[in-house]
RNA sequence: UAAGUAGAGGUUGCGUGAAGCAUGAGUAGGCUGCUGGAUGUUCCAGAGACAGAGGAAGGCAGAAGAAAGGGCGGACGCCGAAGACGAAUGCAAACUGGAGGCAUUUGUCUGGGCACAAGGUGAAGAACUUUGUGACUGUCAUCCGGGACCGGGUGGAGUGCUUGUGG
Numbered sequence: 001u002a003a004g005u006a007g008a009g010g011u012u013g014c015g016u017g018a019a020g021c022a023u024g025a026g027u028a029g030g031c032u033g034c035u036g037g038a039u040g041u042u043c044c045a046g047a048g049a050c051a052g053a054g055g056a057a058g059g060c061a062g063a064a065g066a067a068a069g070g071g072c073g074g075a076c077g078c079c080g081a082a083g084a085c086g087a088a089u090g091c092a093a094a095c096u097g098g099a100g101g102c103a104u105u106u107g108u109c110u111g112g113g114c115a116c117a118a119g120g121u122g123a124a125g126a127a128c129u130u131u132g133u134g135a136c137u138g139u140c141a142u143c144c145g146g147g148a149c150c151g152g153g154u155g156g157a158g159u160g161c162u163u164g165u166g167g
Stems, first nucleotide, its partner, number of pairs: 001166001003165001006162002010079001013078004020072002031062005039051003043098004082110010111137002114134007139156007
């Protein structure tokens, strides 16, 4: 030093399919009765269609009554594991446009987990995620302690660090 091999950070490292369990929730939607009295139907806008005085939206009560996402444990895959933001393409599809969802590629940022505060998503004091602050932790550089190990101070970033092969 190009390209590769094998690894470490933690037992609260990262992520994930099906099934199960809890939550969602006695909620949504539908039905019945009373009230109400003209609108209602996808997240927004437009267009169209449908329902509606043979009673719309809303409210109250009753009997029945879900689901998805997210979570848990184990299992599996791993160490830019992964995440966020932006861009491109495609899909779901079922008017047009936008937003949103999923997948792939790509640019930028982030070593890692935790706590707090303010946001986003969410049913949620769960979980995930962004920014800031705080101490902790791993790694390397540098300085100090007689100093291999060890301890302390300061600083950097994973395109890093250690190990090994080759030149």
Model confidence (mean pLDDT): 78 of 100. Lysine riboswitch aptamer from a mouse gut metagenome, 167 nucleotides, folded computationally. It matches the Rfam family "Lysine riboswitch aptamer". About the family: Riboswitches are metabolite binding domains within certain messenger RNAs that serve as precision sensors for their corresponding targets. Rfam links the family to the GO term lysine biosynthetic process.